[in-house]
RNA sequence: GUCGGGUCCUGAUGACUGCGGGUUUGUGAACUCCGCCAGGGCCGGAAGGCAGCAACGGUAGCGAUCCCCGCAGGGUGUUGGGUCGCCCGGCCAUC
Numbered sequence: 001g002u003c004g005g006g007u008c009c010u011g012a013u014g015a016c017u018g019c020g021g022g023u024u025u026g027u028g029a030a031c032u033c034c035g036c037c038a039g040g041g042c043c044g045g046a047a048g049g050c051a052g053c054a055a056c057g058g059u060a061g062c063g064a065u066c067c068c069c070g071c072a073g074g075g076u077g078u079u080g081g082g083u084c085g086c087c088c089g090g091c092c093a094u095c
Base pairs, nucleotide, nucleotide: 001091002090003089004088005087006086007085008082009081010080011079012078013077014076016073017072018071019070020069021068022067024064025063026062027061033058034057035056041050042049043048
């Protein structure tokens, strides 16, 4: 001097971890969540009406979630570009 690798900077992309949302699912407000209200109760001469416990259905809440989306992180992987300041190696030249 040159080539290559590493460090450093940066783009893309993947894995990992955490967080949030979605999906699915469990549980689920004794009495002060919603709906529907058997029985029974009340009103009525009657027709019928009223309130409404249990049950049932749903929701808030509390868990789980193989999966999907987003965000964040770094002593993470791969690759592209940059840097020639630093480190390592090869080759050439000079002393």

The RNA shown here (Bacterial small signal recognition particle RNA) has 95 nucleotides and comes from a Myxococcota bacterium. The organism belongs to Myxococcota, within Bacteria. The sequence is in RNAcentral, with records from ENA. Of the family's consensus pairs, 96% are formed in the model. A source record names the gene ffs.